Record summary
Two RNAs folded together computationally: RNase P RNA and transfer RNA, 433 nucleotides in total. Rfam match: Bacterial RNase P class A. It is annotated as a ribozyme. Its mean pLDDT, the model's own confidence on a scale to 100, is 79.

RNA sequence: AGAGUCGGCUGAGCAGUCGCUGUUUAUUUGCUUGCAAAUAAAUGGAGGAAAGUCCGGGCUCCAUAGGGCAGGGUGCCAGGUAACACCUGGGAAGCGUAAGCUUACGACAAGUGCAGCAGAGAGAAGACCGCCUAAGUUAGUUCGCUAACCGGUAAGGCUGAAAGGGUGCGGUAAGAGCGCACCGCGCGACUGGUAACAGUUCGUGGCGAGGUAAACUCCACCCGGAGCAAGACCAAAUAGGAAUCCGUACGGCGCUGCCCGCGUUGGGUUCGGGUAGGUUGCUUGAGGUCAGUGGCGACACUGUAUCCAGAUGAAUGACUGUUCUCGACAGAACCCGGCUUAUAGGCUGGCUUUCACU
RNA sequence: UGGGGCGUCGCCAAGCGGUAAGGCACGGGGUUUUGAUCUCCGCAUGCGCAGGUUCGAAUCCUGCCGCCCCAGCCA
Numbered sequence: 001a002g003a004g005u006c007g008g009c010u011g012a013g014c015a016g017u018c019g020c021u022g023u024u025u026a027u028u029u030g031c032u033u034g035c036a037a038a039u040a041a042a043u044g045g046a047g048g049a050a051a052g053u054c055c056g057g058g059c060u061c062c063a064u065a066g067g068g069c070a071g072g073g074u075g076c077c078a079g080g081u082a083a084c085a086c087c088u089g090g091g092a093a094g095c096g097u098a099a100g101c102u103u104a105c106g107a108c109a110a111g112u113g114c115a116g117c118a119g120a121g122a123g124a125a126g127a128c129c130g131c132c133u134a135a136g137u138u139a140g141u142u143c144g145c146u147a148a149c150c151g152g153u154a155a156g157g158c159u160g161a162a163a164g165g166g167u168g169c170g171g172u173a174a175g176a177g178c179g180c181a182c183c184g185c186g187c188g189a190c191u192g193g194u195a196a197c198a199g200u201u202c203g204u205g206g207c208g209a210g211g212u213a214a215a216c217u218c219c220a221c222c223c224g225g226a227g228c229a230a231g232a233c234c235a236a237a238u239a240g241g242a243a244u245c246c247g248u249a250c251g252g253c254g255c256u257g258c259c260c261g262c263g264u265u266g267g268g269u270u271c272g273g274g275u276a277g278g279u280u281g282c283u284u285g286a287g288g289u290c291a292g293u294g295g296c297g298a299c300a301c302u303g304u305a306u307c308c309a310g311a312u313g314a315a316u317g318a319c320u321g322u323u324c325u326c327g328a329c330a331g332a333a334c335c336c337g338g339c340u341u342a343u344a345g346g347c348u349g350g351c352u353u354u355c356a357c358u
Numbered sequence: 359u360g361g362g363g364c365g366u367c368g369c370c371a372a373g374c375g376g377u378a379a380g381g382c383a384c385g386g387g388g389u390u391u392u393g394a395u396c397u398c399c400g401c402a403u404g405c406g407c408a409g410g411u412u413c414g415a416a417u418c419c420u421g422c423c424g425c426c427c428c429a430g431c432c433a
Stems, first nucleotide, its partner, number of pairs: 001354010012323007020045012047329001051340002054338005059227004066260004071223005076090005091105001092103004106218002111216002113212002128157002130153003136149005165183006184207001185205005190199003231280004241271006251265005273432003287306001290303005324327001359429007368382003376413001384400005406422005
């Protein structure tokens, strides 16, 4: 210098004028006398994803959140956490020269299922081609043998995504873990490790046990339902209605799809009528900032200082000047922790590798 | 804001691990004097997009995209 890899931060700046919205204070006005409205001042005012709503929790109501079945989810090990499908560290497998990256990674040696087409054979299979004729039978014979049958054979070929360990030697009629050596694999022990797992260790088994569980299933663990349009309060309004269906208590409805249990005493559909105003929930929180301590780390603990959007037709904008690298994706709606997806550009740190020079 | 569902030729749709039925529409032939009907043949880049599991995916899994429906109170 090039190429690569893993992070962290940022997400145009400054000034002025005029607005919008929350809070606080002051003044004025109104009355129902503690609220409302107006004005002024001070001060706060979108994001890293506010998004998708995919997970997990808080909060609220239903029973205090209950029991069983069904159903759903998670799935190497250890830890973190309020919890998780997240994160951290480790193991194994795969990819890469490497830094590093990826992984739905329990069990098919419990049972069941599936594998089209092709192929002889697709599940402890298979004789199509090939190989063999040692044994047995028959025929021929120049008596050497030849041919056919009965057969043997999974080494080789062929089909396929997949054909039941690999290489070599022995063995054999030809072959075959049939025997042996090495490699691989399974099981057990030992050693190391909390564990997953690992081992140049020891013993043992000829290998019986192919693939598929994002197929049913089995094993282990977890999960009650609904959601801020939850829920609570005030006000307003009246036709608190009609039709029809189900049910009428061993029932209906809610909590769960079913049973038990608990609560309640009707429920569903259609039509019609009225009213669609306000307060609360609402932002102080598993908060953020800074510092220290512990831990490899996720994170935890302690201290310090601080309040940092809260709307409800729904605020965060417009104009002017100026500077630059000329500006991406995108707008809170009960709140958090994650994941996923979108994202112009800029700043910055660690590591790997190639080349050149010293 | 919350909840639920769907996506297969131009339209309606079946299929839910083994290579995509059928109808309408459209094009051509026959029948007819002509048209309709009837009949025969044909038609296409059809499984929303991307990735994964599998020998094999419209179908199973994950992530996106698009569309549709429902939800105040009296009650």